A computed fold for a 72-nucleotide RNA from a Myxococcota bacterium, annotated as transfer RNA. The RNAcentral record of the sequence draws on ENA. Its Rfam family is "tRNA". The family's RNA type in Rfam is transfer RNA. Its mean pLDDT, the model's own confidence on a scale to 100, is 82.

[in-house]
RNA sequence: GGCCCUAUCGUCUAGCGGUCAGGACGUCGGCCUCUCACGCCGAAAGCUGGAGUUCAAUUCUCCAUAGGGUCA
Numbered sequence: 001g002g003c004c005c006u007a008u009c010g011u012c013u014a015g016c017g018g019u020c021a022g023g024a025c026g027u028c029g030g031c032c033u034c035u036c037a038c039g040c041c042g043a044a045a046g047c048u049g050g051a052g053u054u055c056a057a058u059u060c061u062c063c064a065u066a067g068g069g070u071c072a
Stems, first nucleotide, its partner, number of pairs: 001071007010025004018055001027043005048064005
């Protein structure tokens, strides 16, 4: 340098154009307990950036950025 893949809450992970963007762990609050742990209930927190297509984009296209693989 060519080609391919990936990017979603703090972490891991679902989401094949219209979902309130879901789940697990973690965090915070409450309940329970003499206290802690466990358990139960609740809350906050996320689509890498830009452009395009579309009535509508996390989802499709292009470019960029970052990471990984492969060929030389």